[in-house]
RNA sequence: GCCGACAUAGCACAACUGGUAGUGCAACUGAUUUGUAAUCAGUAGGUUGGGAGUUCAAGUCUCUCUGUCGGCACCA
Repeated sequence: GCCGACAUAGCACAACUGGUAGUGCAACUGAUUUGUAAUCAGUAGGUUGGGAGUUCAAGUCUCUCUGUCGGCACCA
């Protein structure tokens, strides 16, 4: 340099054919306990990597940029 995949909550990942963004863990509050852990109930947490486009409507489709990973090529 070329090709491909990926980027969603603090972490790991879902989200079907475009139609209200979710789950587990972690965090916080409460219950339980002499107390802690465990368990149970609840709460909060998101510019879906940035920008633009299409659409009534975009995590999802298109373009571009950035980053990560993999493959190929090149140089010495």